[in-house]
RNA sequence: ACCUUAUCAAGAGCGGCGGAGGAAACAGGUCCUGUGAAGCCCGGCAACCUGACUAUUUCGGUCAAGGUGCUAAUUCCUGCGGUUUAUCCGGAAGAUGAGGA
Numbered sequence: 001a002c003c004u005u006a007u008c009a010a011g012a013g014c015g016g017c018g019g020a021g022g023a024a025a026c027a028g029g030u031c032c033u034g035u036g037a038a039g040c041c042c043g044g045c046a047a048c049c050u051g052a053c054u055a056u057u058u059c060g061g062u063c064a065a066g067g068u069g070c071u072a073a074u075u076c077c078u079g080c081g082g083u084u085u086a087u088c089c090g091g092a093a094g095a096u097g098a099g100g101a
Base pairs, nucleotide, nucleotide: 002100003099004098005097006096007095008094013042015041016040017039021032022031023030026079027078028077029076043071044070045069047068048067049066050064051063052062053061054060075093080090081089082088
């Protein structure tokens, strides 16, 4: 890299280094950014796995932060289909976890 599956409207810094970009791809928008982007460190959050406790018909709840992850805006919005047509719903694509070969 590939397949399956669950979730994706919540949560998370006025810190240090850095020094111009960033928001997945392509396109259209619209935002963030020298009042400091990306990235790294520290800190934090708690989505999944894990551990403990609790409940147990069902599905859950609480704590921890070990493994991944995450830490502007709904996955920032849209692009495909339906529609009550700037709405809502479902896809596609993507992200993350777990399992698989």